[in-house]
Context: one part of a larger RNA
């Protein structure tokens, strides 16, 4: 020292993340009880008082005996036990619910309404449930739901039900948006499949095409207690701010009520009242809300909480400050007996060094061993790092990734029959009607025709049909001849008869579609059902994270963001062969162009200078000079002057085939693209010579697959001739991650593989950055650069700040801050010596020397830092793996749960809040702390010495006297020395003061008839012994050698000068004076004495973990046991007497007796016992 416990004087949370842990309260009866309130509660509120024993006695209840009553329970007298309540007296104790048992208590504030459920084995909660509101489906063969069906749950349930979503009790409420996304209806000259029709390909079929449609899509609507969302600028009012107001963009609307620094507020410790001595706290305001808000519910709330968080009061060893005692485990002996580990003969410093070494270097220390211990090290053990990266790794989940599947809506065809009706297509039949203008006039066409008509023409009337509103026609009736032709108009001429065409009507067929019936298939809960519908089966169209499979780059001073530096050119870097990197510097492409191209002729620019009408600096024009200062499509570099530049003419080579070389791609190969150079043709131009396969040269691109195009050849089908299909060649459509995959995200539920190839801690290394300090001397100081002050600007150190790097670690070096302990540095805060002073003192300022000691309490915040608050001599900075987790803590930080903001369709995120939330282990080696023990120094025992080496052993302060003195106009106000205490710190004691004191003594509870004994049972006091809150001691006295600085004397340098040669002085600092350890100090030491001594045995304790010390062993007081003496509790059993009452029997209790009885780890005496014998 650990674990469980027991006690603590004063103080009384000061501790600490926090009152964690403790201790307080505690039963029962009485009296009394705020504030809230849902009126139920809150309430055992809060608070205060009483309890035991004895004696009598009231009342009540219970239970024997005996005697009666009246008889269904009963009941009355006498006489006995018991119990409880109450009243009075009377008594003991420190204390009476005397042990056990057995709420501390309130206050504000946040979240949830409540009992409740939840992560078996870290997380009980503010999560989840909940009653209660709200939507939305569903009518029963229900909507959901399981299943591959069957065939089941719901439910032997029926809208007051069930099922699904969303809020959370009661209060009070619940704003506006239907633009996006959904969801419900609805509509149509939209867009839409197969089937069906019609068509094309010579047939047939595949195929094309066009028609028709149905969910669906589109449109238009409606829903928000569905998903969800609810701005911006400018100016304005008579101090100023402020803006009720206005203007203006702009939305689908622009956040309304109500709450707001908050479980949400970045900034932030907002401000501002309060609560404190001091508050990053708490509570109440304010509102400019990064990023609040109303059933993803808003605000408020009584009661409830092992929730959060903050105050008071009580009470405490949390702490100031620690100490004693109990127990176990430890230690010591006997017995039994793993595991992990299995390199070694395992020091320290300093260097080195894959930058952090027991092993190397270089130094110093070391004789072997053993035992208890403490945990610095062994970059110790434990787990092939969980952070981080990479992996063409893996699993989950998400989604408006891709690409499928089941569900599900719908068309159609099959099972699948029968009817009516409406519509509407084709045909058949019968009737009708056909109007430019001209014409007398409603002339469908086309052919016949010269007739037709009493078998009743033109008319008139009536009464229907149609209509261009003028007019044809039907049907009766009345009437009793007139139309055509010829003439004329006209694109066509008419009576009258055939054929057709286009429309309307009607009527029969046949097909399509809608309604509505029927029953016969079907279904079926067997019924007063349904009914060709459903359902199955095909097919086709939607729809489809409901479910699967699967991606979801590359580079990169870790990765994410961010950039392309991912193709391609110029020039520097690139070091005069070539080749060469960076997310290096710098510019550029991804075109343009029918001329800006090909030849072939002519000319020269740009700029100055001089002349010259408007006319100016600068227009056009003359003359000169003019190596490119110009111009060349574009970038930059080459390159170009009878040109490559400018014009002027003709042109189309910006050609076809085909070969070769360079470049791309340095030294292997490699494709696309680019360019050069050559023959073949046929061409432009030019007189030729010749030149031209774009553009003065270097950039201006793109596989396979598939579609089209072109131009031809070949081959194949089928053919009378085409038309398709293959091939070959060019062309055009892109892959920009550019030698070219078809592709979105989450994971803190994670999971493998590997990396120190790659981040985060910490170390190397650098040192912008920080820190510190020279130099210069601008400016200020009245005057004066240095008494202070210290710009611009410039050289350094440090390795405590941030960074850079990525060397070591990823088969694991524990990360913040406190606590604990040590120890070093000074760039010194205080204390000691000095020197300047713009130093009278007194207080300061600024330096110089000095690291011996100090350097501390409290608030709030996790906090380091930082802010207060009151102290002090001071309340310095820093290092040691940001010292220190096989030492605590575990508040933060950084897991799994859960909440709010925000962000994201969403899975899910956030150096953004909050709440919660497992800190392993027997110590082997070295190391430190102790404590034995063997050999060695050459006998054995005792006495020293001290080379060393450790210390802080002592380091501040206050007062008093010097003294109101020295200075000072005063005001104010020291020193040297003297003495007195204090705080801190050491050693050492326990006489006194406290504490403990399971030695002991008393009181009492319970058990027990009674004693004794137990629970250390509770309570009182308390020796020894160990403590600390006690006590005692702790020298600035001395010397010595200095440091800063002070001087002497004296040169170099005829003076000067503290130095150069000598010499004197100076500090809390160094050295000794003191107090410990120290001959294993290998140079092992001296002296003294002796042959003796020592061990083992045994008794023991001033000594102790085990060895070890020490004392004694009969020549004896070691130890036990006796005895005296002290000390310790407090007044002992018995006996006598008294004692409230009681008839009495009895009686708690009290006084003598008796400073007594008990008991002692103490002190002295006593051989009674045991230390005997022996080796």
């Nucleotide at each position: 020292a650990u674990u469980a416990g027991u006690u603590a004087a004063g103080g009384g949370a000061a501790u600490u993340c926090g009152g964690c842990a403790u201790a307080u309260u505690a039963g029962u009866c009485c009296c009394g009880u705020a504030u809230c309130u849902u009126c139920g509660g809150u309430a055992u509120a809060a608070g205060g008082g009483a309890u035991g024993u004895c004696u009598a006695u009231u009342u009540u209840c219970u239970u024997g005996u005996a005697u009666g009553a009246a008889u269904u329970u009963u009941u009355a007298u006498a006489u006995g036990g018991g119990a409880a309540a109450g009243u009075a007296g009377a008594u003991c104790a420190c204390a009476g619910u005397a042990a056990c048992a057995a709420g501390g208590a309130u206050g504000g504030c946040c979240c949830g309404a409540c009992u409740g459920u939840u992560u078996a084995c870290c997380a009980a909660a503010a999560a989840c449930g909940u009653a209660g509101c709200c939507a939305a489906g569903u009518g029963c063969a229900a909507u959901u739901c399981c299943g591959a069906a069957a065939g089941g749950a719901g439910a032997u349930a029926u809208a007051u039900a069930c099922u699904u979503g969303g809020u959370g009790a009661a209060g009070u409420c619940u704003g506006c948006c239907c633009a996006g996304u959904g969801g419900u209806g609805g509509u149509g000259u939209c867009u839409a499949a197969a089937a069906c029709u019609c068509u094309a390909u010579u047939c047939c079929a595949a195929u094309g095409g066009a028609g028709c449609u149905a969910a669906a899509g589109c449109c238009c609507a409606u829903c928000a207690a569905a998903c969800g969302g609810c701005g911006g600028g400018c100016g304005u009012a008579a101090c100023u701010a402020u803006g009720a107001c206005g203007c203006u963009c702009u939305u689908a609307a622009g956040g309304u009520a109500g709450c707001g620094u908050a479980a949400u507020g970045c900034c932030u410790u907002g401000u501002c009242g309060u609560c404190u001595g001091a508050a990053u706290g708490g509570c109440g305001a304010c509102g400019u809300g990064c990023a609040u808000g109303a059933a993803u519910g808003g605000c408020g709330u009584a009661a409830c909480g092992a929730g959060g968080u903050u105050g008071u009061c009580a009470c405490u060893g949390u702490c100031c400050c620690u100490a004693a005692c109990u127990a176990a485990a430890a230690c010591c002996u006997u017995c039994c007996g793993a595991a992990c580990u299995c390199a070694u003969u395992u020091a320290c410093c300093g260097g080195u060094g894959a930058a952090a070494a027991g092993g190397c270097c270089g130094g110093u220390a070391u004789c072997g061993c053993c035992u208890a211990g403490u945990g610095g090290g062994a970059a110790g053990c434990g787990a092939a790092g969980a952070c981080c990266u990479u992996a063409u790794a893996a699993a989950c989940c998400u989604u408006u990734a891709c690409u499928g599947c089941a569900g599900c809506c719908u068309g159609u065809u099959g099972u699948u029959g029968u009817g009516u009706u409406u519509u509407u297509a084709u045909u058949g039949u019968a009737a009708g009607u056909g109007c430019a203008u001209a014409g007398a006039g409603u002339a469908a066409g086309u052919a016949g025709g010269a007739g037709c008509a009493u078998c009743g023409a033109u008319g008139u009337c009536g009464c229907g049909a149609u209509u261009u509103u003028g007019g044809u026609u039907g049907c009766g009736a009345c009437g009793g001849a007139g139309c055509a032709a010829a003439a004329g108009u006209g694109u066509a001429a008419c009576a009258c008869u055939a054929c057709u065409c286009a429309u309307u009507c009607a009527u029969g067929a046949u097909g399509a579609a809608a309604a509505u019936g029927c029953u016969c298939a079907c279904u079926u809960u067997u019924c007063u059902a349904g009914g060709a519908c459903a359902g199955c089966a095909a097919u086709a169209g939607g729809u489809g994270g409901g479910c699967a499979g699967u991606u979801u780059g590359g580079c990169u001073g870790g990765g994410g963001c961010g950039g392309c530096g991912c193709c391609c050119g110029g020039u520097u870097g690139a070091a005069a062969a070539g080749a060469u990197a960076u997310c290096a510097a710098u510019c550029g492409g991804g075109c343009c162009u029918a001329a800006a191209g090909a030849c072939a002729g002519g000319c020269u620019c740009a700029u100055c200078c001089a002349g010259g009408u408007c006319g100016g600096a600068a227009a056009u024009c003359u003359g000169g000079a003019g190596u490119a200062g110009a111009g060349u499509g574009u970038a930059a570099g080459g390159g170009c002057a009878a040109a490559a530049g400018c014009u002027u003419g003709u042109c189309u080579g910006a050609c076809u085939g085909u070969u070769u070389u360079u470049c791309g791609a340095a030294a292997a190969g490699c494709a696309a693209g680019a360019a050069a150079a050559g023959c073949a043709g046929g061409g432009a131009u030019g007189a030729a010579a010749g030149u031209c396969g774009g553009g003065c040269c270097u950039a201006a691109c793109g596989a396979a697959c598939c579609a089209c195009c072109a131009u031809a050849g070949c081959u194949u089908u089928u053919u009378a001739a085409u038309g398709g299909g293959g091939c070959u060649u060019g062309g055009u459509g892109a892959u920009g991650a550019c030698a070219g995959a078809a592709a979105a995200g989450g994971u803190a539920c994670u999971u493998u593989a590997a990396g120190g190839a790659u981040a985060a801690c910490a170390g190397g290394c650098u040192u912008g950055u920080c820190g510190c300090u020279c130099c210069c001397g601008a400016u200020a100081g009245u005057c004066c650069a240095c008494a202070u002050u210290g710009a611009c600007g410039g050289g350094g150190c440090g390795g405590u700040u941030u960074g850079g790097u990525a060397c070591a670690u990823c088969g694991c070096u524990g990360u913040c801050g406190g606590c604990u302990c040590u120890u070093c540095c000074u760039a010194u805060c205080c204390u000691g010596g000095c020197u300047g002073u713009g130093c009278a003192c007194a207080a300061g300022c600024a330096g110089c020397c000095a690291a011996g000691g100090g350097u501390g309490u409290c608030g709030g915040a996790g906090u380091u830092c930082a802010c207060g608050c009151a102290u002090u001599a001071a309340a310095a900075g820093g290092g040691a793996u940001c010292g220190u987790u096989a030492g605590c803590u575990g508040g933060g930080u950084u897991a799994a749960g859960a909440a709010c903001g925000u962000c994201g369709u969403g899975a899910g995120a956030c150096a953004g809040u909050u709440u919660g939330u497992a800190u392993g282990a027997u110590a082997u080696c070295u190391a430190c702390u102790a404590g034995g023990u063997g050999u060695g120094u050459u006998a054995u025992u005792g006495u020293c010495u001290g080379a060393g080496u450790g210390g802080a052993a002592c380091g501040a302060c206050u007062c008093u006297c010097u003294a109101g003195u020295a200075c000072g106009a005063g005001a104010g106000g020291a020193a040297c020395g003297u003495g007195a205490g204090u705080c801190g710190g050491a050693a050492g004691c326990c006489u006194c003061u406290g504490g403990u004191g399971u030695a002991u003594c008393g009181g009492u509870u319970g058990u027990u008839a009674u004693g004794a004994g137990c629970a250390g049972g509770c309570c009182g006091a308390g020796c020894a012994g160990c403590u600390a809150c006690g006590c005692u001691u702790u020298a600035u006295a001395u010397c010595g050698a200095u440091a800063a600085g002070a001087g002497c004397u004296g040169a170099a340098a005829g003076c000067a000068u503290c130095u150069a040669a000598g010499c004197u002085c100076g500090a809390a600092g160094c050295g000794a004076u003191c107090c410990g350890c120290a001959a294993a100090a290998c140079g092992a030491g001296a002296c003294a004495a002796u042959u003796a001594a020592g061990g083992c045995c045994g008794c023991a304790a001033c000594a102790a973990a085990a060895g070890a010390u020490u004392g004694c062993g009969u020549u004896g007081a070691u130890a036990g046991a006796g005895a005296u003496g002290g000390g310790a509790u407090g007044u002992a059993c018995g006996c006598a007497c008294g004692a409230a009452g009681g008839c009495a029997a009895c009686g708690a209790c009290g006084u003598g007796u008796u400073c007594a009885g008990u008991c002692c780890g103490c002190a002295u005496c006593u051989a009674c016992u045991a230390a005997u014998a022996g080796c």

Large-subunit ribosomal RNA, half B from a Nanobdellota archaeon, 1175 nucleotides, folded computationally. RNAcentral holds the full RNA, with entries from ENA. Its Rfam family is "Archaeal large subunit ribosomal RNA". The family has 91 seed sequences and 2,955 matches in Rfam 15.1.